[in-house]
RNA sequence: UGGGGUGUCGCCAAGUGGUAAGGCAAGGGACUCUGAAUCCCUCACUCGGGGGUUCGAAUCCCUCCACCCCAG
Numbered sequence: 001u002g003g004g005g006u007g008u009c010g011c012c013a014a015g016u017g018g019u020a021a022g023g024c025a026a027g028g029g030a031c032u033c034u035g036a037a038u039c040c041c042u043c044a045c046u047c048g049g050g051g052g053u054u055c056g057a058a059u060c061c062c063u064c065c066a067c068c069c070c071a072g
Base pairs, nucleotide, nucleotide: 001071002070003069004068005067006066007065010024011023012022018055026042027041028040029039030038048064049063050062051061052060
């Protein structure tokens, strides 16, 4: 430099045009003499940044950024 891939909550991770699942962790509560376990509740309006398309974008398009792989 060229090609390909990945970027979603603190971590892992679904979601593929119609308003973002789940697990772990964390916080609050119930239970308990205390703790663990268990149960209930809460937890991502910049989905890497910007722009575009669309009535509507995590999702499609353009561009940039970070990381990984391949080629030179």
A computed fold for a 72-nucleotide RNA from a Candidatus Peribacteria bacterium, annotated as transfer RNA.
Lineage of the source: Bacteria > Bacteria candidate phyla > Candidatus Peregrinibacteriota > Candidatus Peribacteria.
It matches the Rfam family "tRNA".
It was read from a public genome assembly.